Bacterial RNase P class A from a Pseudomonadota bacterium, 358 nucleotides, folded computationally. Rfam family: Bacterial RNase P class A. Rfam's curators write: Ribonuclease P (RNase P) is a ubiquitous endoribonuclease, found in archaea, bacteria and eukarya as well as chloroplasts and mitochondria. By type it is a ribozyme. Its family is annotated with dimeric ribonuclease P complex, tRNA processing and ribonuclease P activity in the Gene Ontology. A source record names the gene rnpB. Model confidence (mean pLDDT): 78 of 100.
[in-house]
RNA sequence: UGAGUCGGCCAGACAACCGCUGUAAUUCAACUUGAAUCAUGGAGGAAAGUCCGGGCUCCGAAGAGCAGGGUGCCAGGUAACGCCUGGGAGGCGAAAGCCUACGGAAAGUGCAACAGAAAAUAAACCGCCUGCACAUGCUUGCAUGGGCAGGUAAGGGUGAAAUGGUGCGGUAAGAGCGCACCGCAUGGGUGGCAACAUUCCAUGGCUAGGUAAACCCCACCUGGAGCAAGGCCAAAUAGGGAUCCAUAUAGGUGUGGCUCGCACCGGAUCCGGGUAGGCCGCUUGAGGUAUGUGGUGACACAUAUCCCAGAUGAAUGGUUGUCCACGACAGAACCCGGCUUAUCGGCCGACUCACCAG
Repeated sequence: UGAGUCGGCCAGACAACCGCUGUAAUUCAACUUGAAUCAUGGAGGAAAGUCCGGGCUCCGAAGAGCAGGGUGCCAGGUAACGCCUGGGAGGCGAAAGCCUACGGAAAGUGCAACAGAAAAUAAACCGCCUGCACAUGCUUGCAUGGGCAGGUAAGGGUGAAAUGGUGCGGUAAGAGCGCACCGCAUGGGUGGCAACAUUCCAUGGCUAGGUAAACCCCACCUGGAGCAAGGCCAAAUAGGGAUCCAUAUAGGUGUGGCUCGCACCGGAUCCGGGUAGGCCGCUUGAGGUAUGUGGUGACACAUAUCCCAGAUGAAUGGUUGUCCACGACAGAACCCGGCUUAUCGGCCGACUCACCAG
């Protein structure tokens, strides 16, 4: 200097004028509150998706079980999680780094196109060996040819994958058939909390392939509905009508399904009428920031300090001027912790590799 990887921060700025909204104070009017002045606060890194987890509210039990659903290496963090951190294994990359839907195939079932003899009740296409009879040639026992029977899976072929590899011996020809080494399985030792690792030891000729993001088995977790939850006030109407079931020891109702339990005594359907107003919930939190301590880290603890949107047909906009990186994706609606997706640019730090110079 160039290329790459990982992490963090910002999200147009400033000034003036007019406008909107929350809170506090003051004043005027009002008694349901409204107006004015001044001070001060006022959309995001994803507010998005509604994919997870909770806080909170409600359900005359919300209890037990089953079904259903979710997660899936180990150890930690957290209120909790399917999230995060650190490790292990496998894979990608030259490296820094990145990815993983990562328990079980010897409990069972299913599936695997084409090719191939054969893809799990494995198996013989070409081939190799032995025996039998036949034909031909040569000359009396060989060679060649095809047929039948038996043996074989070392050689060749097909395929993504063919039931350990190399070498030696052995055999009619072969084969862990035997041996050596490697691999593998089981048991032990060592290190580690563990997943695992092992350049350690012993035994064994050992072999039952793949797929569970197929059904399934195993381990752990799991009540439902949701701020349009729920509560208060005021007002209005028709305490309306019809039908069905039940009124018992039976039955019915009770916030996913089924069974049991428990509580209660009516339940279900349809037609018609009134109301849609106001207030609370509603923002002080598993909160932010700074420093210190502990920890590899996620994070935890302590001290100090700060208050940082609460609209409700939906608030932060418009104009002018200057600067510049020329502004992308994009607007809260109960709140918080995550994940995923979209995205113009700017700044900072660390690391890897290549080249050059000193």